Predicted 3D model of a 122-nucleotide RNA (c-di-AMP riboswitch aptamer (ydaO/yuaA leader)) from a soil metagenome. The prediction has a mean pLDDT of 78.
[in-house]
RNA sequence: GGCCGAAUCCCGCGCGCUUGCACGGGAGCGGGGGACCCAGAAGUCGGGGCGAAUCGCACCAAGCGUAGGGUGACGCAGUCUCUUCCACCCGAGCCCGUCAGCUAACCUCGUAGGCCGGAGAG
Numbered sequence: 001g002g003c004c005g006a007a008u009c010c011c012g013c014g015c016g017c018u019u020g021c022a023c024g025g026g027a028g029c030g031g032g033g034g035a036c037c038c039a040g041a042a043g044u045c046g047g048g049g050c051g052a053a054u055c056g057c058a059c060c061a062a063g064c065g066u067a068g069g070g071u072g073a074c075g076c077a078g079u080c081u082c083u084u085c086c087a088c089c090c091g092a093g094c095c096c097g098u099c100a101g102c103u104a105a106c107c108u109c110g111u112a113g114g115c116c117g118g119a120g121a122g
């Protein structure tokens, strides 16, 4: 200076001593639960949620595809957005605990984590 992602900003207070940390509150952003109506039948073969991350084949090592998703910034270039082509990637993981369709009012939760480039210093 950028990327994925909701994951940013402000205030108070204590500590720290200067690109801050803990706690509390708020705004913004994001998720879940939750009526009438509508939808729907179901029942251990349990069911459900976050997410792009589903599905198929083959295999018994871990591969090939795929629904779907991301990036191609700063330099150069008038600027911004969208689309197409192309290129390079992802196509995971986790959670609830027998329970949840939609859903106004209402209730409640999260605000993380992981990466890349340039310059300088050690």
Base pairs, nucleotide, nucleotide: 001116002115003114004113008027009026010025011024012023014021015020028111029110030109031108032107033106038101046099047096048095049094050093055065056064057063068090069089070088071087072086